Transfer RNA from a Ktedonobacterales bacterium, 74 nucleotides, folded computationally. The RNAcentral record of the sequence draws on ENA. Its Rfam family is "tRNA". Taxonomically the source falls in Ktedonobacterales (Bacteria, Bacillati, Chloroflexota, Ktedonobacteria). The prediction has a mean pLDDT of 80.
RNA sequence: GUGCCCGUAGCUCAGCGGAUUAGAGCGUUGGUUUGCGGAACCAAAGGUCGCGGGUUCAAAUCCCACCGGGCACA
Numbered sequence: 001g002u003g004c005c006c007g008u009a010g011c012u013c014a015g016c017g018g019a020u021u022a023g024a025g026c027g028u029u030g031g032u033u034u035g036c037g038g039a040a041c042c043a044a045a046g047g048u049c050g051c052g053g054g055u056u057c058a059a060a061u062c063c064c065a066c067c068g069g070g071c072a073c074a
């Protein structure tokens, strides 16, 4: 340099056949419980869906460019 794959919550990921309200597990915080903790149970916070543009009435999802990571070839 060329091709392919990936980027969504603090971490690991789902959703990627356009409209459901953007979700799960772990973690964090508060509460219940306990002699204290852990475990268990209840609740909450936390996201410009990498970034910019385009298509569309409507985009995490489709298209283009860029950025970052990985693999293959050179």
Stems, first nucleotide, its partner, number of pairs: 001073007010026004028044005050066001052064003